[in-house]
RNA sequence: AGGAGAAUAGUUCAACGGUAGAGCAGCGGUCUCCAAAACCGCAAAUGGGGGUUCGAGCCCCUCUUCUCCUG
Numbered sequence: 001a002g003g004a005g006a007a008u009a010g011u012u013c014a015a016c017g018g019u020a021g022a023g024c025a026g027c028g029g030u031c032u033c034c035a036a037a038a039c040c041g042c043a044a045a046u047g048g049g050g051g052u053u054c055g056a057g058c059c060c061c062u063c064u065u066c067u068c069c070u071g
Base pairs, nucleotide, nucleotide: 001070002069003068004067005066006065007064010024011023012022013021018054026042027041028040029039030038047063048062049061050060051059
């Protein structure tokens, strides 16, 4: 310098253009003499900006960060 990919909850990952979910972690409860385990519940997220569309996590452009490949 050229090419490809990734960015979603605290973390690891899902999600035909049509209600953003799960595991772990956190908080509360049930149980227990206490705790752990188990079970029930709660809170928590789409990297920034613009465009297309009735509707965008998803499609298009751009920026940022990271990873890989070629030289």
Background:
This is a predicted structure of a 71-nucleotide RNA (transfer RNA) from a Lachnospiraceae bacterium. The RNAcentral record of the sequence draws on ENA. The coordinates come from a structure-prediction model, not an experiment, and the mean pLDDT is 85. Its Rfam family is "tRNA". The family's RNA type in Rfam is transfer RNA.